RNA sequence: ACGACCGAAACGCCGAGUCCUGCACGCCAUCUGGCAGCGGGAGCGGGGGAACCACGUUUUCGGGGCUAAUCCACCUCUUGGUGGAGGCGCGAGCUCUUUCAGCGCCAGCCCGACAGCUAACCCCGUAGGCCGACGAAGGAGAUAUC
Numbered sequence: 001a002c003g004a005c006c007g008a009a010a011c012g013c014c015g016a017g018u019c020c021u022g023c024a025c026g027c028c029a030u031c032u033g034g035c036a037g038c039g040g041g042a043g044c045g046g047g048g049g050a051a052c053c054a055c056g057u058u059u060u061c062g063g064g065g066c067u068a069a070u071c072c073a074c075c076u077c078u079u080g081g082u083g084g085a086g087g088c089g090c091g092a093g094c095u096c097u098u099u100c101a102g103c104g105c106c107a108g109c110c111c112g113a114c115a116g117c118u119a120a121c122c123c124c125g126u127a128g129g130c131c132g133a134c135g136a137a138g139g140a141g142a143u144a145u146c
């Protein structure tokens, strides 16, 4: 000097998963702050639930929900492999958005015989995880400076 691995922090990223506050006075600290426990609210997200409309579809070949995370074909040493279509994410003055190129992902969980849409109404969640990535050409808006 280069490369690899581990850990921490910051910027940042996936995601609905953010913000305010009451009680109690536990922990860390001494900034009168932070974390945790039990609640409330706003915002965001999800489910159930009429009429009308839709469905001729469930009855084990069960059915359904969250999520981007599905469908099809071929192969197979069947916990899978390959390919196609489709869906999602990233790119570092801010937000949204279009195209091209590049790099990745398509998992997991839940309900419990049952749910189309659905006004009123009812219910639930507000987590968890990641970190070497500094492309190009446009559009709209905001902010800052002059």
Base pairs, nucleotide, nucleotide: 012130013129014128018042019041020040021039022038023037026035027034028033043126044125045124046123047122048121053116060113062114063111064110065109066108070085071084072083073082074081075080086106087105088104089103090102094141095140096139097138098137099136100135